A computed fold for a 121-nucleotide RNA, annotated as SAM riboswitch aptamer (S box leader).

Order: sequence, then structure tokens, then C1' cells
RNA sequence: UCCUUAUCAAGAGCGGCGGAGGGACAGGCCCUGUGAUGCCCGGCAACCUGUGGCGAAAGCUGAAAGGUGCUAAUUCCUGCGGCGGUUCCUGCUUUGGGGGCCGAUAACCGAAAGAUGAGGC
Repeated sequence: UCCUUAUCAAGAGCGGCGGAGGGACAGGCCCUGUGAUGCCCGGCAACCUGUGGCGAAAGCUGAAAGGUGCUAAUUCCUGCGGCGGUUCCUGCUUUGGGGGCCGAUAACCGAAAGAUGAGGC
């Protein structure tokens, strides 16, 4: 790097350093010298691990310590599909399958992409 899998509606400083940018990408919309990103400390959480407790065992519970993670906004929102029209390919007794174009798209659902953990190559 890639693959598999789980999670992504909650939670978390009025501290120190330091100085300009940041929110993955694109479009929005935001945050930022009333000082961003980053680092340190603090905190939150509980994916891995697990002192301890219960149990014959399987197992359940369990956040003290450790490995990570996180600490503006739902993963900040949208990015593709779901609906309607039209058209092409394919198949057919009929039902069907796939694609192009145009329009709609409030809410919700799903997918994709991304992030993190665990496992694998």
C1' cells in the first nucleotide's frame, strides 16, 4: 500500500508553547491574531489488552495500568442511487436485466468515499 471486519447522533480544558492557517478531496458553508494547524499537559471514550470480582467451566462483569483513538459543527453539509419522462442494448409468451440523456430531489434509507480500531497479506 492492499484485503477483511466493527464503529462513526453521545462525550471531552476559560492550561502551556508557538505563531498562520485549518475543516481528507471537489463544491458549499464554516472555524481562525477574542489567536488556527501542530506539540506538551489535561480530559473523553472504551476498539485491543485486562489487575480484580462472579462462575465447575464456557462465560459475564470490569476503565486501575498499558497499546491506540478522539477532544468545533452528525464523518459540518452535499457529491452516487432511490422518483418521473425519454431513448438504446439484451431477453421474452409474459414478467425481466443493463446503459445513455433530461427533469425532480423536503425528509428518510442505502451505497460510495473517508476516519479509527482489530485481524490478514

Source information
The sequence was found by an Rfam model in a public genome assembly.